[in-house]
RNA sequence: GAGUGUAAUUGCUAAACCCGUUGCGAAACGGGGACAGAAAGCUGCGGGUCUUUAAUGAUUAAGACAGCCGGGUUGCCACU
Numbered sequence: 001g002a003g004u005g006u007a008a009u010u011g012c013u014a015a016a017c018c019c020g021u022u023g024c025g026a027a028a029c030g031g032g033g034a035c036a037g038a039a040a041g042c043u044g045c046g047g048g049u050c051u052u053u054a055a056u057g058a059u060u061a062a063g064a065c066a067g068c069c070g071g072g073u074u075g076c077c078a079c080u
Base pairs, nucleotide, nucleotide: 002080003079004078005077012037013036017032018031019030020029021028022027035067041073042072043071045070046069047068048065049064050063051062052061
């Protein structure tokens, strides 16, 4: 450096739900709580899903989701 993985070791994150706050909303943040995760660290680049506005409708525009998939990037431990 690469590959494989969570058996061991140090740990890490935190679903649903509840409370509070922000937002038109999807949703986000803080606290509680653990479904699960081997990158469930970061990143809106590609796809996808969702929200909002206008239009008869489609399309468009703006946004949200990284725990939907893929990509990019950084990293612990063990073994090869």
About this RNA: The RNA shown here (c-di-GMP-I riboswitch aptamer) has 80 nucleotides and comes from uncultured Methylobacter sp. Its mean pLDDT, the model's own confidence on a scale to 100, is 81. It was read from a public genome assembly, where an Rfam model found it.